[in-house]
Molecule: Bacterial RNase P class A
Organism: Ramlibacter paludis
RNA sequence: GAAGCCCGCCAGGCCGCCGCUGGUGCAAGUGCCGAAAGGCCGCACUGGAGGAACGUCCGGACUGCGAAGGGCAGCGUAGCAGGCAACACCUGUCCACCGCGAGGUGAGGAUCAGAGCAACAGAGACGAGUCCCGGAUGCGCAAGUGUCUGGGGGUGAAACGGGCAAUCUCUACGCGCAGCAAUACCAAGUAGGCCGGCACGGGGUGGCAACACCCCAGCCCCUGUGUCCCGGGGGUUGUCGGCGGGUAGGUAGCACCGAGCCGGUGGGGCGACCCCCGGCCCAGAUGAAUGGCGGUCACGUCCGGGCAACCGGACGCACAAAAUCCGGCGUAUCGGCGGACUUCACAC
Numbered sequence: 001g002a003a004g005c006c007c008g009c010c011a012g013g014c015c016g017c018c019g020c021u022g023g024u025g026c027a028a029g030u031g032c033c034g035a036a037a038g039g040c041c042g043c044a045c046u047g048g049a050g051g052a053a054c055g056u057c058c059g060g061a062c063u064g065c066g067a068a069g070g071g072c073a074g075c076g077u078a079g080c081a082g083g084c085a086a087c088a089c090c091u092g093u094c095c096a097c098c099g100c101g102a103g104g105u106g107a108g109g110a111u112c113a114g115a116g117c118a119a120c121a122g123a124g125a126c127g128a129g130u131c132c133c134g135g136a137u138g139c140g141c142a143a144g145u146g147u148c149u150g151g152g153g154g155u156g157a158a159a160c161g162g163g164c165a166a167u168c169u170c171u172a173c174g175c176g177c178a179g180c181a182a183u184a185c186c187a188a189g190u191a192g193g194c195c196g197g198c199a200c201g202g203g204g205u206g207g208c209a210a211c212a213c214c215c216c217a218g219c220c221c222c223u224g225u226g227u228c229c230c231g232g233g234g235g236u237u238g239u240c241g242g243c244g245g246g247u248a249g250g251u252a253g254c255a256c257c258g259a260g261c262c263g264g265u266g267g268g269g270c271g272a273c274c275c276c277c278g279g280c281c282c283a284g285a286u287g288a289a290u291g292g293c294g295g296u297c298a299c300g301u302c303c304g305g306g307c308a309a310c311c312g313g314a315c316g317c318a319c320a321a322a323a324u325c326c327g328g329c330g331u332a333u334c335g336g337c338g339g340a341c342u343u344c345a346c347a348c
Base pairs, nucleotide, nucleotide: 001344002343003342004341006339007338008337009336010335012297013296014295015294016293017292018291020048021047022046023045024044025043026042029041031040032039033038050319054330055329057328058327059326060325061324062179063178064177065176074175075174076173077172078171079093080092081091082090083089094108095106096105097104098103109170110169114168115167116164117163131152132151133150134149135148136147137146138145139144183252184251185250186249189247193243194242195241196240197239198238199237201216202215203214204213205212206211218236219235220234221233222232223231224230258281260280261279262278263277264276266275267274268273299316300315301314302313303312304311305310
């Protein structure tokens, strides 16, 4: 210097103006919205996306079911040792495979419990038997054929001895189920439920009565024929007050003193990680905030000028955005920075 391999980091900076949203403090009107529950409005200070916030694939916290204990079924995991709240994650190491190497990849328990499977080639492929040659023997006039036995080559990954468990299965271990649209509380209107008060057309039959049944009228629905009258069929107490469950709506859960974040020439450990010391409090909506405009400085590409340093102009600046919260994994990502190591080439 070239090519590679592993690890870590950044994800435009600054200024001005205008907004959006959370918190704290002060102030506060007989204020506004709402039936209520509850929410909103002022001023000051202050916080406001990511390394993946993504996919929702694993593991937990938390909540409910029943207090979550046992069996069966089902699902998952699998060398060994360790880390962790836990894991299918991470670390170390053994083995196997790939790479000259740094390094990478691995669902890596069991095939003497049982079952299942194996392309092509080959006579025959996991069940038995069978291709060629020889021997013995039975049947048959013969060709041939049955049984027993010895030998042989070819095919193929594998030829009777094995392989595959990422096919079922067995073993060991783990998992109760559902998920913040969990769940808890407050709580309209309408409908339905329960309780109480008042009212409850006419006629007939039965009954001492309470009441029951029937007919007519009223009201509502369906229907005939577009509409009305009318006909047919079906249904029918009304009203006021109270109670309780649920819904809309609202509040909490939910922004967290914790598996928390940052720093340490601190200690232990090969390491994952653990301990100690110091500092910090760090987004939180539900019409879903975290933005827009301008300037300037970077960065990249292109164009023009210039011998050059450089100057001017245009365009671009990734993937993607919290939604109960954490730990992982997987996937996406313009461009760039730092460190360790490997191979090759050259120089000393």